[in-house]
Molecule: transfer RNA
Organism: Chloroflexota bacterium
């Protein structure tokens, strides 16, 4: 160097153009138990990697950058 994949909550992820952006884990509070685990209920949690374009509207569609993996060289 060139190509491909990803980048969303504290962690793993979903979400292929219009809903108030979810889930599971994991914090918290409560329930329950002799207690702790488990298991029920509620809650908190988001600049959606950055920046510009596209469009009446962008997490999504272009383009550039930047961070990580991966093929080639």
């Nucleotide at each position: 160097g060139u190509c491909c994949c990803g980048g969303u909550a504290g962690c793993u992820c979903a979400g292929u153009g219009g809903a108030u952006a979810g889930a599971g884990c994991a914090g918290c509070c409560g329930c329950c138990u002799u207690c702790u685990a488990a298991g029920c209920g509620g809650u908190c949690g988001g600049u959606c990697g950055c920046g510009c374009g596209u469009u009446c509207a962008a997490u999504u569609c272009g383009c550039g950058c930047c961070c990580g993996g991966g093929g080639c060289a």